A computed fold for an 86-nucleotide RNA from Colwellia sp. 12G3, annotated as c-di-GMP-I riboswitch aptamer. The sequence was found by an Rfam model in a public genome assembly. The coordinates come from a structure-prediction model, not an experiment, and the mean pLDDT is 78. Its Rfam family is "c-di-GMP-I riboswitch aptamer". Rfam links the family to the GO term cyclic-di-GMP binding. Of the family's consensus pairs, 95% are formed in the model. Taxonomically the source falls in Colwellia (Bacteria, Pseudomonadati, Pseudomonadota, Colwelliaceae).
[in-house]
């Protein structure tokens, strides 16, 4: 330098749940407070396959299909990094 392992002190994140304001049809998100379940990639990234919505569109329209809308803290791939120790 490069490959694998192990730790998590300093720092970094931050489910859920509550409060406030905003975006979205919805799912769901943003961005403050508070809590702090967890996380060494819980960083990016929607490429695969799962899951959650169904505006719009189709059809045999009290409904069903269906993603161009979401999930990266569902796994799997890519990409990129921080300190200690053997």
């Nucleotide at each position: 330098u490069a490959u694998a392992u192990u730790u998590a002190a300093g720092g970094g994140c931050a489910a859920c749940c509550a409060u406030u304001a905003g975006c979205a049809a919805a799912a769901g998100u943003u961005a403050a407070u508070g809590u702090g379940c967890g996380c060494a990639a819980a960083a990016c990234u929607a490429c695969c396959a799962g899951c959650c919505u169904a505006a719009g569109u189709g059809u045999u329209u009290u409904a069903c299909a269906u993603a161009c809308g979401g999930u990266c803290g569902u796994g799997g791939g890519g990409u990129u990094a921080c300190a200690a120790a053997g």